Transfer RNA from a Flavobacteriaceae bacterium, 72 nucleotides, folded computationally. Taxonomically the source falls in Flavobacteriaceae (Bacteria, Pseudomonadati, Bacteroidota, Flavobacteriia).
RNA sequence: AGUGCCAUAGCUCAACGGUAGAGUGUCCGGUUGUCUCCCGGAAGGUUGCGGGUUCGAAACCCGUUGGUACUG
Numbered sequence: 001a002g003u004g005c006c007a008u009a010g011c012u013c014a015a016c017g018g019u020a021g022a023g024u025g026u027c028c029g030g031u032u033g034u035c036u037c038c039c040g041g042a043a044g045g046u047u048g049c050g051g052g053u054u055c056g057a058a059a060c061c062c063g064u065u066g067g068u069a070c071u072g
Base pairs, nucleotide, nucleotide: 001071002070003069004068005067006066007065010024011023012022013021018055026042027041028040029039030038048064049063050062051061052060
């Protein structure tokens, strides 16, 4: 320098172009003599960034940033 892959909740990851979810963590409540476990609930997201296509984009297209692998 070229090519591919990855980027979504604090963390690990889902999500046919049509309501952004799960596990774990955090907080509150229940249970318990207390803690843990267990049960119920809640908060937490400009889907890396900037544009484009579309009635509608996390998903398609272009550019860009970071990480990673391969080639040279």
It was read from a public genome assembly. Rfam family: tRNA. About the family: Transfer RNA (tRNA) molecules are approximately 80 nucleotides in length. Gene Ontology term of the family: triplet codon-amino acid adaptor activity.